[in-house]
This record gives sequence, structure tokens and C1' cells, in this order.
RNA sequence: GCGCCCUUAGCUCAGUUGGAUAGAGCAACAGCCUUCUAAGCUGUAGGUCACAGGUUCAAGCCCUGUAGGGCGUA
Repeated sequence: GCGCCCUUAGCUCAGUUGGAUAGAGCAACAGCCUUCUAAGCUGUAGGUCACAGGUUCAAGCCCUGUAGGGCGUA
């Protein structure tokens, strides 16, 4: 250089037929419980779905470009 894949919450990921208010676990915070801590239970907050553009009535999902990362190849 060329080909393929990945990018969604602080972290690890799901969302695979384009349509429901964008989700789970862990972490954080608050409460309950406990003599206290841990564990357990309940709740809360946290997202420009990497960035830009396009298609569509409608995009996390389809298309193009860019950026970052991974694998392969010379």
C1' cells in the first nucleotide's frame, strides 16, 4: 500500500427484518439491612450509538468518506 473486521454508559457487551421511550452485567451514588464493614436487597443518575454527509415517512442498524484500533498479505 491492498483486503477483511471492530467503534453503543466509567468498563465488558447485547441490540443480526430499518419502526416500541436505546438496554444488560459490573462500577458509581442514595436508601434498607448490619454494632460497624463486607455481602445481600431496593432505587437513582450516567449515551451527540467514534466523526461528517447521504438514502428513507423513519437510521444504532443501509450507503459514502474520515479517524482510531485489530487481523491477514507483499